Large-subunit ribosomal RNA, domain III from an Actinomycetota bacterium, 388 nucleotides, folded computationally.
Context: one part of a larger RNA
RNA sequence: GAGUAACGAAAGGCGAGUGAAAAACUCGCCCGCCGAAUGUCCAAGGGUUCCUGAGUAAAGCUAAUCUGCUCAGGGUUAGUCGGGACCUAAGCCGAGGCCGAAAGGCGUAGGCGAUGGAGAACAGGUUGAUAUUCCUGUACCACGUCCCAACCGCUAUCACCGAUGGCGGGACGGGGUAGGCUAGGGGAACCCAGGCGAUGGUCGACCUGGGGUAACCGCGUAGGACGGGAGAUAGGUAAAUCCGUCUCCCAUACAGUCUGAGACGGGAGUCCGAGGCCUCACGGCCGAAGUCCUCGAAGCCAUGCCUCCUAGAAAAGCGUCUAGGGAGGUUGGACGUGCCCGUACCAAAACCGACACAGGUGGACAGGUAGAGAAUACCAAGGCGAUC
Numbered sequence: 001g002a003g004u005a006a007c008g009a010a011a012g013g014c015g016a017g018u019g020a021a022a023a024a025c026u027c028g029c030c031c032g033c034c035g036a037a038u039g040u041c042c043a044a045g046g047g048u049u050c051c052u053g054a055g056u057a058a059a060g061c062u063a064a065u066c067u068g069c070u071c072a073g074g075g076u077u078a079g080u081c082g083g084g085a086c087c088u089a090a091g092c093c094g095a096g097g098c099c100g101a102a103a104g105g106c107g108u109a110g111g112c113g114a115u116g117g118a119g120a121a122c123a124g125g126u127u128g129a130u131a132u133u134c135c136u137g138u139a140c141c142a143c144g145u146c147c148c149a150a151c152c153g154c155u156a157u158c159a160c161c162g163a164u165g166g167c168g169g170g171a172c173g174g175g176g177u178a179g180g181c182u183a184g185g186g187g188a189a190c191c192c193a194g195g196c197g198a199u200g201g202u203c204g205a206c207c208u209g210g211g212g213u214a215a216c217c218g219c220g221u222a223g224g225a226c227g228g229g230a231g232a233u234a235g236g237u238a239a240a241u242c243c244g245u246c247u248c249c250c251a252u253a254c255a256g257u258c259u260g261a262g263a264c265g266g267g268a269g270u271c272c273g274a275g276g277c278c279u280c281a282c283g284g285c286c287g288a289a290g291u292c293c294u295c296g297a298a299g300c301c302a303u304g305c306c307u308c309c310u311a312g313a314a315a316a317g318c319g320u321c322u323a324g325g326g327a328g329g330u331u332g333g334a335c336g337u338g339c340c341c342g343u344a345c346c347a348a349a350a351c352c353g354a355c356a357c358a359g360g361u362g363g364a365c366a367g368g369u370a371g372a373g374a375a376u377a378c379c380a381a382g383g384c385g386a387u388c
Stems, first nucleotide, its partner, number of pairs: 012030006031385004039365004045346002049344001050074006059067002079140002081342004086117002091112003097106003121138005141338005147333006160326002165321004173308005179301003184295005190211006196204001212271001216266003223259004227250007235243002272290001275286004309312001351360002367379004
């Protein structure tokens, strides 16, 4: 220079409380802002920042009684959610092996490896802080026991179990697409609860609010897919009744088998529920109606169907076939068992940007009025008023 620039997009006002002190903390009322977000839930990343109590040196662009700050204590509960005890992809490792002065490189068998496949739990309640994890209720899965029942077989079956093997399946591209539904929304003169007017009228077709409930079990619908039987067979590394190939017969459907949302019934005499009552408060208790009409998805049926050429992962689970082998098996009921790891909090002031930085950061949810719309405007639920 200079007590100058700046104090990082933004709306606050009033009252009460606490306190040494209040523009900024807490509570209340009013006002304002976001609302395809400035709401809610998750992946990554972070790593206690979460909650409670106490504190105010430093941090906080001012003050601070406040805080993602300091100190102390507390908090993360799972057979079913996610990962492992299952599978494989790219890639990586790699017994033997090949190559290479050495170090080491490549790579068969094999293994590891999700961003993919497979796979059983929902609703309500509860804490200061966790909850599909705790509690209540109602389910489901796997394995075991061999207590009960039925059926099959009982010494080997044309009716049992059974592969590390065969076959099927899993199993997949782009574009287009009619329909059936549901979530969700809107309305109601119907149902239920509350209300009855400070001013002319208002017991009314009046005003305000509400009109829900899962997994799972049963049923098997709209829709979708597939022909069936007999015989033969030198193929599928052994075998096969399975698959493939060939021949014949029947059928070509309103049959059969498989698949399949939703609806309906149970779950549910449940839970929830507007509102009301009690209480200084925390909190506790009671609890009505719970229907009809309508709009309607980008979600489900659907890995469907139609079409096109560039022809669009793998393996396991699963089904079936036999082989070696085994002796009880299947179904239902009952009982028992169910391990390890994650689980707090943050989605921007807690991640990446040296900062409490106008930047960057993947997925899910998607209300109302107007609108083609997730644009835009105003609002709901919910959240904020940006640290001079």
NCBI's taxonomy places the organism under Bacteria, Bacillati, Actinomycetota.